[in-house]
The part of an RNA shown here (large-subunit ribosomal RNA, domain II) has 677 nucleotides and comes from a Pirellulaceae bacterium.
The full RNA is in RNAcentral, with records from ENA.
Context: one part of a larger RNA
RNA sequence: UCCGGCGAGUUACCGUCGAUGGCCUGGUUAAGGUCCUCAGGACCGAAGCCUAAGGGAAACCGAGUCUGAAUAGGGCGUUUUGUCAACGGUGGUAGACGCGAAACUGCGUGAUCUACCCAUGGACAGGUUGAAGCGCGGGUUAUACUGCGUGGAGGACCGAACUCACUUGGGUUGAAAACCGAGGGGAUGAUCUGUGGGGAGGAGUGAAAGUCUAAUCAAACGCAGAGAUAGCUCGUUCUCUCCGAAAUAUAUUGAGGUAUAGCCUCGAGCCACUAUGCAUUGGGGGUAGAGAGACUGAAUUGGCGUGGGGGUCUUUCCCGACUACCCAGCCGAGCCAAACUCCGAAUACCAAUGUAACUAUCUCGGGAGUCAGUCCCUGAGGGAUAAGCUUCAGGGACGAGAGGGAAACAACCCAGACCAACGGCUAAGGUCCCCAAUAGAUACUCAGUCACAAAGGAAGUUGAUUUGCUGAGACAGCCAGGAUGUUGGCUUAGAAGCAGCCACCAUUUAAAAAGUGCGUAACAGCUUACUGGUCGAGCAAGUCUGCGCCCAUAAUGACCGGGAGUAAGUAUCUAACCGAAGCCUUGGACUCGUAAGAGUGGUAGGAGAGCGCUGUACACCAGAUACAAGCCUGACGGUAACGACAGGUCGCGGGGUGUACAGGUGAUUAUGCCGGA
Numbered sequence: 001u002c003c004g005g006c007g008a009g010u011u012a013c014c015g016u017c018g019a020u021g022g023c024c025u026g027g028u029u030a031a032g033g034u035c036c037u038c039a040g041g042a043c044c045g046a047a048g049c050c051u052a053a054g055g056g057a058a059a060c061c062g063a064g065u066c067u068g069a070a071u072a073g074g075g076c077g078u079u080u081u082g083u084c085a086a087c088g089g090u091g092g093u094a095g096a097c098g099c100g101a102a103a104c105u106g107c108g109u110g111a112u113c114u115a116c117c118c119a120u121g122g123a124c125a126g127g128u129u130g131a132a133g134c135g136c137g138g139g140u141u142a143u144a145c146u147g148c149g150u151g152g153a154g155g156a157c158c159g160a161a162c163u164c165a166c167u168u169g170g171g172u173u174g175a176a177a178a179c180c181g182a183g184g185g186g187a188u189g190a191u192c193u194g195u196g197g198g199g200a201g202g203a204g205u206g207a208a209a210g211u212c213u214a215a216u217c218a219a220a221c222g223c224a225g226a227g228a229u230a231g232c233u234c235g236u237u238c239u240c241u242c243c244g245a246a247a248u249a250u251a252u253u254g255a256g257g258u259a260u261a262g263c264c265u266c267g268a269g270c271c272a273c274u275a276u277g278c279a280u281u282g283g284g285g286g287u288a289g290a291g292a293g294a295c296u297g298a299a300u301u302g303g304c305g306u307g308g309g310g311g312u313c314u315u316u317c318c319c320g321a322c323u324a325c326c327c328a329g330c331c332g333a334g335c336c337a338a339a340c341u342c343c344g345a346a347u348a349c350c351a352a353u354g355u356a357a358c359u360a361u362c363u364c365g366g367g368a369g370u371c372a373g374u375c376c377c378u379g380a381g382g383g384a385u386a387a388g389c390u391u392c393a394g395g396g397a398c399g400a401g402a403g404g405g406a407a408a409c410a411a412c413c414c415a416g417a418c419c420a421a422c423g424g425c426u427a428a429g430g431u432c433c434c435c436a437a438u439a440g441a442u443a444c445u446c447a448g449u450c451a452c453a454a455a456g457g458a459a460g461u462u463g464a465u466u467u468g469c470u471g472a473g474a475c476a477g478c479c480a481g482g483a484u485g486u487u488g489g490c491u492u493a494g495a496a497g498c499a500g501c502c503a504c505c506a507u508u509u510a511a512a513a514a515g516u517g518c519g520u521a522a523c524a525g526c527u528u529a530c531u532g533g534u535c536g537a538g539c540a541a542g543u544c545u546g547c548g549c550c551c552a553u554a555a556u557g558a559c560c561g562g563g564a565g566u567a568a569g570u571a572u573c574u575a576a577c578c579g580a581a582g583c584c585u586u587g588g589a590c591u592c593g594u595a596a597g598a599g600u601g602g603u604a605g606g607a608g609a610g611c612g613c614u615g616u617a618c619a620c621c622a623g624a625u626a627c628a629a630g631c632c633u634g635a636c637g638g639u640a641a642c643g644a645c646a647g648g649u650c651g652c653g654g655g656g657u658g659u660a661c662a663g664g665u666g667a668u669u670a671u672g673c674c675g676g677a
Base pairs, nucleotide, nucleotide: 001677002676003675004674005673006672011094012093013092014091015090016089017088018087020085021084022083023082026050027049028048032044033043034042035041054061055060064076065075066074067073097235098234100232104225105224106223107222108221109220116198117197118196119195120194121193122192123191124189126158127157128156129154133150134149135148136147137146138145162186163185164184166183167182168181169180170179201217203213204212238610239609240608241607242606243605248261249260250259251258252257262370263369264367265366266365267364268363269362274360276356277355278354279353280352281351282350283349289343290341291340296337297336300333301332302331303330304329306328307327308326309325310323311322312321313320373398374397375396376395377394378393379392380391381390382389403414404413405412418588419587420586421585423584424583425582429578430577431576432563433562434561438575439574440573441572442571443570444569450565456550457549460547461546463544464543465542466541467540468539469538477534478533479532480531481530483507484506485505488502489501490500513528517526518525589600590599591598592597611666613663614662615661616660617659618658619657620656621655630649631648632647633646634645636643637642
């Protein structure tokens, strides 16, 4: 992992609601008793319970009563019938749908493991070092001190047994629930060890690590309370039909729980233009917008012979002058606001009237589920006018929704799946091939743009438009000229068109600057403006606009789905076609409805109808060539759960059908349990 079997809303009592039945001259018996055909029996048995009257705390009064001074008002009543039984839904009390803690408490069992202690025993090859003391010698007045011996101390040294466990290799479903190999530490000591003994669970023991206390320790193990509790996780077993949610409000030691309301369902009542849509009419508003001479604020700029302050200058003092400074005021222009408004919509909301409908609100009662929502569009707050972010409001979808499109893609676009059809028409989206379906017209684009992107940039190109110049010859090119006073004046070492400052005249001219740019130390030189010639037809500068270009750099190869495409790209238009579970057609099933007709996606959930299993009672049936169950095989029937039939196997056990009743009644999931592979 697979297969088979087992495996989870039960039972008792008490409420409540429903449907069914009995009685209603109210209903009903309990314990117990009698009879007996001994059964799921019949009959007695009114104690008790519910009901028949309520109100009040009560006394008490009573169709009323309580409050109250009240004959007021108000509250609760009075008008209607109930009760018993079994059944079904649901609540309560019980383990109460099943499995599951970690823990808590009580009573016991453990120190044969291990930690510590007590008693009594045992063990330590061999080698090394050589303390004190002592003896002799030297030495001293005597000591001290010292040499040589002797001696044999030590938590001394090296190193086996023994003991420990520092490093590393292996082992890691091991040979082993701690081992094996190679090295390592201690090895006369706070040493190691045998045997016996001691203390026990909030307790022991501890050279202290929360260590150890029998492979268990931040509180051992066994049994019991016990089916502890689990607002938590997981699981919860056949079918079909009808309807079909919520992820919100309020409260909560409340936030992943619950209660009430909201939304769903089932039953009963109500039939009222009551709810709903549309039209008309009438309303209130202060949002969007707008405004500023209508307020509160904010805020730019110019002006003022306005006021105050600062600064500079003047001044013996008093006066003054100036101010590219600051504040306030006034005037002009221009601007802004969720907590501004002189104004002010669209919608929405409220009401009346009319009208529509395949509409159903509303009230009461039984049963729920829901209280983690998500994305998209719109209006806002938070954030950075960030987030597949977060919080609201209005709507949609998903949730609980399949189908077609978007390559793939819950929430986007189209569209809501009862079943069947080798029938038809369409939606979104498409029509070169993958891949069903296409042609035409007029333009644009050359970038494979199409098929990611900005500021910014550019004689890309299309269309429109404005202003100039132009056969009295434009624009570009080419040929020629481009001069004189003068090297203008100043400055400067120099300054001659061309460092800088000032001025920028005049002459000759077809034209030519007191000079456009290079250049020189300064000149020189080149060039431009300007003019003539040549040439011969358009030229120059803007504005708007369509489509393109650059900008364009990231980590696996990657932004048409691919091929490919110059249209099969882009824009506008025309006519076709394809395309879904949409719509239509044909046939069928079911629900609602008198019918006509309409409807039938669906999670949580409500309601209804059935299939199958085991047993009991009654009725019926097959059966000796047996029959039935079980098992195996097979191409049968039914809307489903399921049900036949035939053959084989099995071998005397029982079985089948119908009706009714009862339940240990249905398993792909519980890291389920047991067995097997």